[in-house]
RNA sequence: CGGGGUGUGGCGAAGUCUGGUAUCGCAUCCGGUUUGGGGCCGGAAGAUCCCGGGUUCAAAUCCCGGCACCCCGA
Numbered sequence: 001c002g003g004g005g006u007g008u009g010g011c012g013a014a015g016u017c018u019g020g021u022a023u024c025g026c027a028u029c030c031g032g033u034u035u036g037g038g039g040c041c042g043g044a045a046g047a048u049c050c051c052g053g054g055u056u057c058a059a060a061u062c063c064c065g066g067c068a069c070c071c072c073g074a
Stems, first nucleotide, its partner, number of pairs: 001073007010026004020057001028044006050066005
């Protein structure tokens, strides 16, 4: 320098192809169960989806530019 992949609650992922209520697990908080803890059960809070712009009635999703990390090549 060129090509490809990844970026979504605190952590790990799904959702992107085919635009339409942002989902699941762990963790956290509250309650129940227990003598207590763990485990189990129920509930809650938490992400404007890496950044900026565009298209659209509507964008995590499509388009353009950029950033970070990983892989391959030179």